The part of an RNA shown here (small-subunit ribosomal RNA, 5' domain) has 478 nucleotides and comes from an uncultured Alphaproteobacteria bacterium.
Context: one part of a larger RNA
RNA sequence: CGCUGGCGGCAGGCUUAACACAUGCAAGUCGAACGCUGAAGUCAAUUUCGGUUGGCGGAUGAGUGGCGGACGGGUGAGUAACGCGUGGGAAUCUUCCUGGCAGUAUGGGAUAACCUGAGGAAACUGAGGCUAAUACCAUAUAUUCCUUUCGAGGGAAAGAUUUAUCGCUGCCAGAUGAGUCCGCGUCAGAUUAGCUAGUUGGUAGGGCAAAAGCCUACCAAGGCGAUGAUCUGUAGCUGGUUUGAGAGGACGAUCAGCCACACUGGGACUGAGACACGGCCCAGACUCCUACGGGAGGCAGCAGUGAGGAAUAUUGGACAAUGGGCGCAAGCCUGAUCCAGCCAUGCCGCGUGAAUGAUGAAGGUCUUAGGAUUGUAAAAUUCUUUCACCAGGGAAGAUAAUGACGGUACCUGGAGAAGAAGCUCCGGCUAACUCCGUGCCAGCAGCCGCGGUAAUACGGAGGGAGCUAGCGUUGUUC
Numbered sequence: 001c002g003c004u005g006g007c008g009g010c011a012g013g014c015u016u017a018a019c020a021c022a023u024g025c026a027a028g029u030c031g032a033a034c035g036c037u038g039a040a041g042u043c044a045a046u047u048u049c050g051g052u053u054g055g056c057g058g059a060u061g062a063g064u065g066g067c068g069g070a071c072g073g074g075u076g077a078g079u080a081a082c083g084c085g086u087g088g089g090a091a092u093c094u095u096c097c098u099g100g101c102a103g104u105a106u107g108g109g110a111u112a113a114c115c116u117g118a119g120g121a122a123a124c125u126g127a128g129g130c131u132a133a134u135a136c137c138a139u140a141u142a143u144u145c146c147u148u149u150c151g152a153g154g155g156a157a158a159g160a161u162u163u164a165u166c167g168c169u170g171c172c173a174g175a176u177g178a179g180u181c182c183g184c185g186u187c188a189g190a191u192u193a194g195c196u197a198g199u200u201g202g203u204a205g206g207g208c209a210a211a212a213g214c215c216u217a218c219c220a221a222g223g224c225g226a227u228g229a230u231c232u233g234u235a236g237c238u239g240g241u242u243u244g245a246g247a248g249g250a251c252g253a254u255c256a257g258c259c260a261c262a263c264u265g266g267g268a269c270u271g272a273g274a275c276a277c278g279g280c281c282c283a284g285a286c287u288c289c290u291a292c293g294g295g296a297g298g299c300a301g302c303a304g305u306g307a308g309g310a311a312u313a314u315u316g317g318a319c320a321a322u323g324g325g326c327g328c329a330a331g332c333c334u335g336a337u338c339c340a341g342c343c344a345u346g347c348c349g350c351g352u353g354a355a356u357g358a359u360g361a362a363g364g365u366c367u368u369a370g371g372a373u374u375g376u377a378a379a380a381u382u383c384u385u386u387c388a389c390c391a392g393g394g395a396a397g398a399u400a401a402u403g404a405c406g407g408u409a410c411c412u413g414g415a416g417a418a419g420a421a422g423c424u425c426c427g428g429c430u431a432a433c434u435c436c437g438u439g440c441c442a443g444c445a446g447c448c449g450c451g452g453u454a455a456u457a458c459g460g461a462g463g464g465a466g467c468u469a470g471c472g473u474u475g476u477u478c
Base pairs, nucleotide, nucleotide: 001472002471003470006350007349008348009347010346011345012343013342014308019306020305021304023303024302025301028067029066030065033064034063036061041056042055043054044053045052046051074261075260076259083186084185085184086183087182088181089180092178093177097174098173099172100171101170102169103168104167105139106138107137108136114129115128116127118125119124145154146153147152159166160165187233188232189231194224195223196222199221200220201219202218203217204216205215206214236258237257238256239255240251241250242249243248263284264283265282266281267280286297287296288295289294314340316339317338318337322336323334324333325332326331353383354382355381356380363374364373365372366371387419389414390413391412392411393410397405422467423466424465425464426463427448428447429446433462434461435460436459437458443450444449
């Protein structure tokens, strides 16, 4: 792809354009850090019975601040490399967590929000004024800690509250995670034979969490290569998957570990951790808005759209479980996840009835016209009810509460053989044969080859063989 198609379980589902993306959602949370705003409600006073004022109360909203947005999720473009695999090493850092020791003292000046006013179409941006903190700064102290020329020098802290706790600072350990170095292994091409100038080493300085030409200055002239350097092409690597008796070959979907990337290229900031998919800046291509001055965006997250293609799904439900972030907690968030939907895409299981039934019925086909075969097949009789259907009950998954799945799985009852079989092949290889039609025509064909008037090879029919909710073809691997 063609024909066909009953059910269930478990799995899998853009291999092509790392092509472009409408729309929605995918990372927030904390009022027990802080100042504002102050709804519902309630109490009191007053009232022209409409309300008004004040107190309590704190929903909500944006902002300062903290932690998390470096995890989780996607993709395989790049990379032939200490990237990965395996085994080692020393010169390192590590938020949160665990154990231990010590401390948590005294002060200060601002700033957003807010108010006023300005510019701008917008995005947004200035100006003046007010205010708080676990925001920021200074001083003191230092068991330990850092530097040291061994004289000395340097370095902390934050409070909140329901009064029981949660925090904060320094240091020493642990755990976890990460960075870094090395041995060995890791595709093809010699129709690529020479390659290299921070290149190879040293000294001094800088730099980093940390060794190091990592960087700079100077000095020396080294370093790699036929055991394949350099160059070119291809490629994420592995556990594994597949095939095979094995050796070996091919591959690297799902799941798991590592790496790399996030429109293309470059850069740093913050931070314990990034040079950061849903952060920032610059340049470029593209798309969109614009009042033409200027702005906005990045699905290789989950769905979904267009395009490409032989080809790959729903703009679904829930946080109930597991896990993650924040929070003392209640809880909030979570397209991670758990589920459901679609698809015979794969594997597995089940069904489409069972027993009896010979005047071997009728019909079909063949015939030597006797019969043979279809064939116990059907009819008929007697049964059964799996699956599907209808009705009733109805979970576990949750530990007190909480169940998306789901009125699901499962159980019970009911009706009735009732709703459920196709596809390819039959010359040899290769299991399975006759008749008719056609007449080197029409056609078949994996190879050999069939067909020119008796075709088991073409087309139809009867019969048969094989597999079976699949069968056949094509492609790919062994």

The coordinates come from a structure-prediction model, not an experiment, and the mean pLDDT is 87.